[in-house]
RNA sequence: GGGGCGUUAGCGCAGCUGGUAGCGCAUCACACUGGCAGUGUGGGGGUCAGGGGUUCAAGUCCCCUACGCUCCA
Numbered sequence: 001g002g003g004g005c006g007u008u009a010g011c012g013c014a015g016c017u018g019g020u021a022g023c024g025c026a027u028c029a030c031a032c033u034g035g036c037a038g039u040g041u042g043g044g045g046g047u048c049a050g051g052g053g054u055u056c057a058a059g060u061c062c063c064c065u066a067c068g069c070u071c072c073a
């Protein structure tokens, strides 16, 4: 220098054929308990890496950029 894959909640990850973004853990509140732990119920938390384009509509499609992994030279 060139190719491929990845980037989504605090962490680990889903997200189909484009149609208002979810799961587990964590966290917060409440209940059970003398308390801790644990369990149960409920809640909060997102610039979908950044920018641009296509579209009525983009996490999803196209282009550029950044970062990580990997292959070739």
Stems, first nucleotide, its partner, number of pairs: 001072007010025004019056001027043006049065005
This is a predicted structure of a 73-nucleotide RNA (transfer RNA) from a Candidatus Gastranaerophilales bacterium. Its Rfam family is "tRNA". About the family: Transfer RNA (tRNA) molecules are approximately 80 nucleotides in length. Rfam classes the family as a transfer RNA. Gene Ontology term of the family: triplet codon-amino acid adaptor activity.